[in-house]
């Protein structure tokens, strides 16, 4: 980068450098921002998707992060947007992260 799979209403931030932007992308709207954006470093923290370890009724199911691992996260529902519906609630696209493929 493509493909195929499962999640995405919860849940967790300080310093330090940085200096004007951010919130995926187009448009709108709403939000955050010199009480200091983004990017970058360091600690800290959340979750457990892959390992890893314990159990069971075992091709599967469940428990542990006091488990020194590989990733992933750490302001609003993935900020909101489209279809179906009277509502509830349901369904899609596009993204995001993880695993497994080429």
């Nucleotide at each position: 980068u493509g493909c195929u799979u499962a999640u995405c209403a919860a849940g967790a931030g300080u310093g330090g450098u940085g200096g004007a932007g951010g919130g995926a992308c187009a448009a709108g709207g709403c939000c955050c921002u010199g009480c200091g954006a983004a990017g970058c470093c360091a600690c800290a923290g959340c979750a457990a998707c892959c390992g890893g370890c314990c159990c069971c009724g075992a091709g599967g199911g469940g428990g542990c992060g006091c488990c020194a691992g590989g990733u992933g996260c750490u302001a609003a529902u993935u900020c909101c947007u489209g279809c179906c519906g009277c509502a509830a609630g349901g369904c899609g696209a596009a993204g995001a992260u993880g695993a497994g493929c080429g």
Background
The RNA shown here (SAM riboswitch aptamer (S box leader)) has 102 nucleotides and comes from Trichlorobacter ammonificans. Lineage of the source: Bacteria > Pseudomonadati > Geobacterales > Geobacteraceae > Trichlorobacter. RNAcentral holds the sequence, with entries from ENA.